RNAcentral holds the sequence, with entries from ENA and SILVA. This is a predicted structure of a 1370-nucleotide RNA (small-subunit ribosomal RNA) from an uncultured bacterium.
RNA sequence: AGAGUUUGAUCCUGGCUCAGGACGAACGCUGGCGGCGUGCUUCAUACAUGCAAGUCGAACGAGAAUCUGGCUUCGGUCAGAGGAAAGUGGCGGACGGGUGAGUAAAAUGUAGGAAAUCUGCCCUUAAGAGGGGGACAACAGAGGGAAACUUCUGCUAAUACCCCAUAUGCGCGUAGCUGAGAUGCUAUUCGUGAAAACUCCGGUGCUUAAGGAUGAGCCUGCAUCUGAUUAGCUAGUUGGGGGUGUAAUGGACCACCAAGGCGACGAUCAGUAGCUGGUUUGAGAGGAUGAUCAGCCACAAUGGGACUGAGACACGGCCCAUACUCCUACGGGAGGCAGCAGUAGGGAAUUUUGCGCAAUGGGCGAAAGCCUGACGCAGCAACGCCGCGUGAUUGAAGAAGCCCUUCGGGGUGUAAAGAUCUGUCAGUGGGGACGAAACUUGACGGUACCCACAGAGGAAGCAUCGGCUAACUCCGUGCCAGCAGCCGCGGUAAUACGGGGGAUGCAAGCGUUGUCCGGAAUCAUUGGGCGUAAAGAGUUCGUAGGUGGUUUAUUAAGUCUGGUGUUAAAUGCAGAGGCUCAACUUCUGUUCGGCACUGGAUACUGGUAGACUUGAAUGCGGUAGAGGUAAAGGGAAUUCCUGGUGUAGCGGUGAAAUGCGUAGAUAUCAGGAGGAACAUCGGUGGCGAAAGCGCUUUACUGGGCCGUAAUUGACACUGAGGCACGAAAGUGUGGGGAGCAAACAGGAUUAGAUACCCUGGUAGUCCACACCGUAAACGAUGAAUACUAGGUGUAGGCAAGAAAUUGUCUGUGCCGCAGUUAACACAAUAAGUAUUCCACCUGGGGAGUACGGCCGCAAGGUUGAAACUCAAAGGAAUUGACGGGAGCCCGCACAAGCAGUGGAGUAUGUGGAUUAAUUCGAAGCAACGCGAAGAACCUUACCAGGACUUGACAUCCCAAGAAGUCGGUGUAAUGACUGAUGUGCCCUUCGGGGAACUUGGAGACAGGUGGUGCAUGGUUGUCGUCAGCUCGUGUCGUGAGAUGUUGGGUUAAGUCCCGCAACGAGCGCAACCCUCGUUCUAUGUUGCCAGCGGGUUAUGCCGGGGACUCAUAGGAGACUGCCGGGGUCAACUCGGAGGAAGGUGGGGACGACGUCAAAUCAUCAUGCCCCUUAUGUCUUGGGCUUCACGCAUGCUACAAUGGCCGGUACAAAGGGUUGCGAUACUGUGAGGUGGAGCUAAUCCCAAAAAGCCGGUCUCAGUUCGGAUUGAGGUCUGCAACUCGACCUCAUGAAGUUGGAGUCGCUAGUAAUCGCAGAUCAGCAACGCUGCGGUGAAUACGUUCCCGGGCCUUGUACACACCGCCCGUCA
Repeated sequence: AGAGUUUGAUCCUGGCUCAGGACGAACGCUGGCGGCGUGCUUCAUACAUGCAAGUCGAACGAGAAUCUGGCUUCGGUCAGAGGAAAGUGGCGGACGGGUGAGUAAAAUGUAGGAAAUCUGCCCUUAAGAGGGGGACAACAGAGGGAAACUUCUGCUAAUACCCCAUAUGCGCGUAGCUGAGAUGCUAUUCGUGAAAACUCCGGUGCUUAAGGAUGAGCCUGCAUCUGAUUAGCUAGUUGGGGGUGUAAUGGACCACCAAGGCGACGAUCAGUAGCUGGUUUGAGAGGAUGAUCAGCCACAAUGGGACUGAGACACGGCCCAUACUCCUACGGGAGGCAGCAGUAGGGAAUUUUGCGCAAUGGGCGAAAGCCUGACGCAGCAACGCCGCGUGAUUGAAGAAGCCCUUCGGGGUGUAAAGAUCUGUCAGUGGGGACGAAACUUGACGGUACCCACAGAGGAAGCAUCGGCUAACUCCGUGCCAGCAGCCGCGGUAAUACGGGGGAUGCAAGCGUUGUCCGGAAUCAUUGGGCGUAAAGAGUUCGUAGGUGGUUUAUUAAGUCUGGUGUUAAAUGCAGAGGCUCAACUUCUGUUCGGCACUGGAUACUGGUAGACUUGAAUGCGGUAGAGGUAAAGGGAAUUCCUGGUGUAGCGGUGAAAUGCGUAGAUAUCAGGAGGAACAUCGGUGGCGAAAGCGCUUUACUGGGCCGUAAUUGACACUGAGGCACGAAAGUGUGGGGAGCAAACAGGAUUAGAUACCCUGGUAGUCCACACCGUAAACGAUGAAUACUAGGUGUAGGCAAGAAAUUGUCUGUGCCGCAGUUAACACAAUAAGUAUUCCACCUGGGGAGUACGGCCGCAAGGUUGAAACUCAAAGGAAUUGACGGGAGCCCGCACAAGCAGUGGAGUAUGUGGAUUAAUUCGAAGCAACGCGAAGAACCUUACCAGGACUUGACAUCCCAAGAAGUCGGUGUAAUGACUGAUGUGCCCUUCGGGGAACUUGGAGACAGGUGGUGCAUGGUUGUCGUCAGCUCGUGUCGUGAGAUGUUGGGUUAAGUCCCGCAACGAGCGCAACCCUCGUUCUAUGUUGCCAGCGGGUUAUGCCGGGGACUCAUAGGAGACUGCCGGGGUCAACUCGGAGGAAGGUGGGGACGACGUCAAAUCAUCAUGCCCCUUAUGUCUUGGGCUUCACGCAUGCUACAAUGGCCGGUACAAAGGGUUGCGAUACUGUGAGGUGGAGCUAAUCCCAAAAAGCCGGUCUCAGUUCGGAUUGAGGUCUGCAACUCGACCUCAUGAAGUUGGAGUCGCUAGUAAUCGCAGAUCAGCAACGCUGCGGUGAAUACGUUCCCGGGCCUUGUACACACCGCCCGUCA
């Protein structure tokens, strides 16, 4: 000294929370010793028992027990000593001890006052003590009563009581002195008032007076909690003079008289509370508190009262009342722990019915002494503070155990063990105090302390470890159990739960809870705010109050300064001393501050007296204005009425309907009635305090501005309360009522529509008077004064100038500097710099609500809480996302077209259902002819059954055997059992060893298409081939961030140009790559054949050739290069030429930062979890092919632009040796036989099809269409039943162009036609991937739908509109 928490991030405001300290504490776990302290905070509840105040024989009388002596009838009696218990009397029981109920002043603190007082014992001084008297206790006797106690009779003493005398005293009167003042002092007349003795002969005691000391009473100033939802209180109340009363003043009390006194500077009332020194916290100022110790006060079961006394209205005295408890013979009595112990109760909670008067102190006494639960000590309690210990040294590259691990190791850890030592504390034994002052006397106490002895022995826990906050891992659990001070953790990899290991912190304690201060500048004096975060009253006037211009003199209240007194001690601080240290304690010194008195200073503020003119006001001269009030007047328009013309509609809406109209509307013309409002001018123009004010004229009237400087001379500013004004709506009474229009009615809209729209329509709107008193009454900005760059409009004045124009004052706007601000913004009209005064704020909700008061006719207004609840609520700005916001742009996005799909049949996929199983995954676009480029077995992961257990597969070890090959039994198959054959390769010391392989055995391990794609890698989809995404440096901003990347053009493009606080760069775009299109060069075999030659019925068939096609390789070509128009002399764009190709020439590969916890653990890899005679492995059979049904993607069709038959033409790209397979023969055909050629520019698959030519069919469920079914076959394969494809014959279903809707495509594209390939034994392929043939239509355009890009705007969204959020119900 700060930190956490609002947000995606930021700055601010603002609350909540934490880290510190303290405690008379309590609770949990734990606990070795000592010292010093502390210990009913709650029920001022009730108390058993014991003790806590007595003492004096030197005041007095009497005198028991006992002892001694005498006498004795031995019963006793007399004398002496003795002095108990009780009594009279004196002093003390008013101290000491306890408690905090009451008390907001009757108290306390502090400073004073008394000309208004008392004071036992003590001290000093002065004087005195003469004479007399009568009683009452005790006691004796007699009674009453259960007891407590008490009555009667009789006797007696005193320092008990009374009388007389004397007295410096006191009282009244008079005179004088002091003083502000006499009730003081002095003098004096008169009146009146005292005593006690005891004695050891030393003294002690007694009376009066004066003084001191001590203690006490009284009065005053100042200070001392909260509430105004307590605003008025007071009749002894305030005062007077006169009395009473007191030690003493005083309405303290009484009678009379007067009508005062207190209060916004908070009276009264209500609540709470003993006050202080101090304690605690804080840097301080402050805040909280008032245990122990000390001072004061109050109280003593509750309430009241007096007595005695120097002192009490008395804790352990009295009386009365009340409640409670106890005793009782029922008649009556007794009691008061808030003394010390102790008990019960209450409570989270607080000790022994101890020892002693040895010390200190107190009472009595001459003293010895007695008494003392004051006190000194001990006991109990870790309740607090302080000190000590629980061992020290050495001891491994480091035991065991435990924990973790990447399995290598690491941690616990020099820790232990072991070795060598020590002896504090505790223990045992011995000695043994101080505290005591002449003698004597020690509770503590055989204590402190000292010496000796033995032995590491008897002595460590608690909390925490996600951040704040020091300290990390494993296991268990699985939004469960639980944690949590705040934020928050836990839903299968939890450093946050529980346990283990380890670590951190403190330590005989450690945590938790509670309370207080701090941090909190979060009530802000020091030290905050109020435009938008909480907060300026709707506005003016003005009272109290606060503040106030220039100058002179004076005063000295504030202010400054010196001195004096006080502020008890203790505490605190500093320095010393004593306990071994410390805590503790003793001594010495001492600050700040407060109050009072006193001396001085006089700048400033204040007071008093005077002056001034600049603040303020008045006068005079001008001036603008919807300023106000009242009256009068005007025209346009709406509506209504009357009449004319005129005819079928009008009106209204997005579209309609209700409504009006043939009884004549709407429209139009003329006349009339009535009410309300005043177009244009009109303007961020004017006026007004604000609300507000707009046709014209008149009357009355308020204010402003400018000029002048005549008058007054600070007369000023603000303003709690208070008075007044105060939009609209609303209220009352009476008018008025055209239009408009809450409520209401009807029509629409809608799921509904108590709304928006339409047709009507009443209060109201208007006037007069009276209420209400509120608005986003806003500039969300209180009033006043002064100062602080400019620029530019505008309204009204004034001045200069011939004018243009310039200057100046007041108002009203915009821009902008300094400055301010969290930012936005404000910026001479401040939110700047200062001063004065007022109002208001202190987290969000509850709530401007409830209750109370005031106001109101009511509606309601004003003032204005709490319980409870949350950790936020909020302001400004930033980046995104979103908007049925705006602008610009793009895309087969729409539009314009073509062909489909959705209807039929069927194929395939999927959902659902079914099943022993129908394995699993994929789920809007971006799952659904997808993984699967091929499920009869296998595949295969699923199901049923049968088997195996180091295993089907890998490495290591041991034993045997080469490996292998061929059988047999048996089984559904695997597994199981069993026979024969075979002996290899390398090395060798011939014993054997080695490598590969097989079998058997043991264990480490294998294995898992088991889980988690939300633990992951890799790969992929999608936005999207959309044009974006970023960085460095610089600059701007407190910051998040911005700039660059925005702007003006342009592009397919963040493509390029220009501009610009930016300058550059990267990933993307483009280009580079492949392919197609033109051409050239080189090379020509298996390709080609123009020219030359040969040959054939025919064919590049042959010799040859390189021209052409083609192939391979390498070049060229296209760059807005050229011309013209536009454009900023730009980028670029439009048109043209040339060219095979023209403006990225067509196509492909190529996919930025990122999004979707997108997909995949079943391609593969992989963490963790799970299975281990099974979730692994083998095997047979089945299933993945089911079928009421829904969906998706295809195929085939519905026919004549066609079907069928015959003839005939033209491709490209592929594949082929477990292969493609020609010619030929054969079968209607699938195919079969057979095998030439080909490892391919050579041979084969291979027939291209649509097309063209000819024929037939003639609009029909057909010569369309081919599903379905029957029969017979072919091929593949171990095997076509579940479950293959194909062929032939027969059968011949639905379907006649398809609802709402919806998909694709912009040119060699769509459409249409075939061909090939992968996978593959075969094939459910109509799929997929490629190839070529034929070959269109349309695009005006960007309003709309969808998606996207850029800029801008709003936002209470950020999981980001599939958001957030309100109400009702459960």